[in-house]
RNA sequence: CCGCCCUUAGCUCAGAUGGAUAGAGCAACGGAUUCCGGAUCCGCAGGUCGGAGGUUCGAGUCCUCUAGGGCGGG
Numbered sequence: 001c002c003g004c005c006c007u008u009a010g011c012u013c014a015g016a017u018g019g020a021u022a023g024a025g026c027a028a029c030g031g032a033u034u035c036c037g038g039a040u041c042c043g044c045a046g047g048u049c050g051g052a053g054g055u056u057c058g059a060g061u062c063c064u065c066u067a068g069g070g071c072g073g074g
Stems, first nucleotide, its partner, number of pairs: 001073007010026004019057001029043004050066005
């Protein structure tokens, strides 16, 4: 310097061909249970999807630029 992949909740990840309210598990918080804790059960909160533009009636999903990480090549 060139190419490819990843970046969605605190963590690990889902979200075929753009479609209407963005999800799961774990963790956290509240409650039940317990002498207390753990385990178990119930409930609640939490992200505008790395950032910025664009296309579209509509974008996590397409296009461009950019940041971080990984792999390969020169």
The RNA shown here (transfer RNA) has 74 nucleotides and comes from a Vulcanimicrobiota bacterium. The coordinates come from a structure-prediction model, not an experiment, and the mean pLDDT is 81. It matches the Rfam family "tRNA". Its family is annotated with triplet codon-amino acid adaptor activity in the Gene Ontology. By type it is a transfer RNA. The sequence is in RNAcentral, with records from ENA. The organism belongs to Vulcanimicrobiota, within Bacteria.